[in-house]
Molecule: SAM riboswitch aptamer (S box leader)
Organism: soil metagenome
């Protein structure tokens, strides 16, 4: 890299250290009441794997926490696109900006193949 799945659930404490973090861009949020990171231990979690039912195919909204994974905030929100509806302008019909719902889709994130 490329394919699938799944993503409004659910889980912190010490210790180091000391300025910046949350992927990116906007926007909001966190953080000298110590962030992010690293470390130790706690823990949630059924994606892979035991183990169960079942002839199988397959199932768990049963059980194990052995591989990852994760443990602020919906992937924190938006991002490109359609659909509805609203405001306001406008001579009139449409369209764009702009508020609000909702679908898809991108990109990200984690798993499991290649």
């Nucleotide at each position: 890299u490329c394919u699938u799945a799944u993503c409004g659930c659910g889980a912190g404490u010490g210790g180091c250290g000391g300025a910046g973090g949350g992927a990116c861009a906007g926007g909001c949020c966190c953080u000298u009441u110590g962030a992010u990171g690293c470390c130790a231990c706690g823990g949630c979690a059924a994606c892979c794997g035991g183990c169960c039912c079942g002839a199988a195919a397959g199932g768990g909204c049963g059980c194990c926490a052995g591989g990852u994974g994760c443990c602020a905030a919906a992937u924190c929100c938006u991002g490109c696109u359609c659909c509805g509806g609203g405001a306001a302008a406008g001579a009139u019909c449409a369209a764009g900006a702009c508020c609000c719902g909702g679908g898809g889709a991108a990109a990200g994130a984690u798993g499991a193949g290649a």